[in-house]
RNA sequence: GGGGGCAUAGCUCAGCUGGUUAGAGCGCAUGCUUGACAUGCAUGAGGUCAUUGGUUCGAUCCCAACUGUCCCCA
Numbered sequence: 001g002g003g004g005g006c007a008u009a010g011c012u013c014a015g016c017u018g019g020u021u022a023g024a025g026c027g028c029a030u031g032c033u034u035g036a037c038a039u040g041c042a043u044g045a046g047g048u049c050a051u052u053g054g055u056u057c058g059a060u061c062c063c064a065a066c067u068g069u070c071c072c073c074a
Base pairs, nucleotide, nucleotide: 001073002072003071004070005069006068007067010026011025012024013023019057028044029043030042031041032040051065052064053063054062
């Protein structure tokens, strides 16, 4: 220099060929249970879907640019 993958909650990850309220596990908070823990159960908080722009009635999803990261080729 060329090509490709990935970026979603504090962490690890889903999200089917675009559709109306974006989810799981772990973690965190509160309550129940206990003499007190642990376990278990219930409820809840936490997200500008990396960023910017475009297409569309509508974008986490499609397109482009950019940033970061990983891999391959030279």
Predicted 3D model of a 74-nucleotide RNA (transfer RNA) from a Clostridia bacterium. Its mean pLDDT, the model's own confidence on a scale to 100, is 81. Rfam family: tRNA. It is annotated as a transfer RNA. NCBI's taxonomy places the organism under Bacteria, Bacillati, Bacillota, Clostridia.